[in-house]
RNA sequence: CCAGCGAAAUGGCAAACCCGUCGUGAGGCGGGGACGCAAAGCCAGGGACCUUCUUAGGAAGGCCGCCCGGCCACCGAA
Numbered sequence: 001c002c003a004g005c006g007a008a009a010u011g012g013c014a015a016a017c018c019c020g021u022c023g024u025g026a027g028g029c030g031g032g033g034a035c036g037c038a039a040a041g042c043c044a045g046g047g048a049c050c051u052u053c054u055u056a057g058g059a060a061g062g063c064c065g066c067c068c069g070g071c072c073a074c075c076g077a078a
Stems, first nucleotide, its partner, number of pairs: 005076002012037002017032006035065001041071003045068003049062005
């Protein structure tokens, strides 16, 4: 230095729910709030799931804290 791994330490993120706001909607954003997370950081590339439209063939969206994959990355015991 790299990979694996995840004791300790410094910190970090923020589920449900509530309020406000945007959206037809799934859902997004901000505030509160913590269920949890060693990638719960980023990417919608492939699935799954969800929404809208539909001639029911499909088309357009959402979601990374469902799985797979890609990229970057703090610390350093066994």
Molecule: c-di-GMP-I riboswitch aptamer
Organism: Actinomycetota bacterium